[in-house]
RNA sequence: GACGAAGUAGCCAAGCUGGAAAGGCUCUGGACUGCAACUCCAGGAUCGUGGGUUCGAAUCCCACCUUUGUCU
Repeated sequence: GACGAAGUAGCCAAGCUGGAAAGGCUCUGGACUGCAACUCCAGGAUCGUGGGUUCGAAUCCCACCUUUGUCU
């Protein structure tokens, strides 16, 4: 330099046929307990960034950023 892949919560990760984000671990608060642990309840996501299309975008389109693979 050329052609690809990936980016979703503190971590892992589903959702990509467009109808608005499941789950696990951790964390915070509460219940329980003599105190803890266990268990239960609740909370936590501008979906890499910025635009576009659409009534509606994590999903489709464009540009950029980061990581990564192959080739030269």